[in-house]
RNA sequence: GCGGGCGUAGUUUACCGGCAAAAUGCUUCCUUGCCAAGGAAGAGACAGAGGGUUCAAUUCCCUUCGCCCGCU
Numbered sequence: 001g002c003g004g005g006c007g008u009a010g011u012u013u014a015c016c017g018g019c020a021a022a023a024u025g026c027u028u029c030c031u032u033g034c035c036a037a038g039g040a041a042g043a044g045a046c047a048g049a050g051g052g053u054u055c056a057a058u059u060c061c062c063u064u065c066g067c068c069c070g071c072u
Stems, first nucleotide, its partner, number of pairs: 001071007010024004018055001026042005048064005
């Protein structure tokens, strides 16, 4: 230099055009003499960044950034 893959709550993963879901962590409450465990409720990401297509984009296209793999 060329090609490919990945990037979504603090963390680990879903969803792959039509309300962004869950686990764990966090906060509050219940249970307990206390802790842990268990139960209930709640907050937290608009999807690496920017642009385009579309009635509608995390999803499709382009550019760009980071990481990983391969080729030269």
Notes
Transfer RNA from Candidatus Roizmanbacteria bacterium RIFCSPLOWO2_01_FULL_44_13, 72 nucleotides, folded computationally. Its Rfam family is "tRNA". It is annotated as a transfer RNA. NCBI's taxonomy places the organism under Bacteria, Bacteria candidate phyla, Candidatus Roizmaniibacteriota. It was read from a public genome assembly.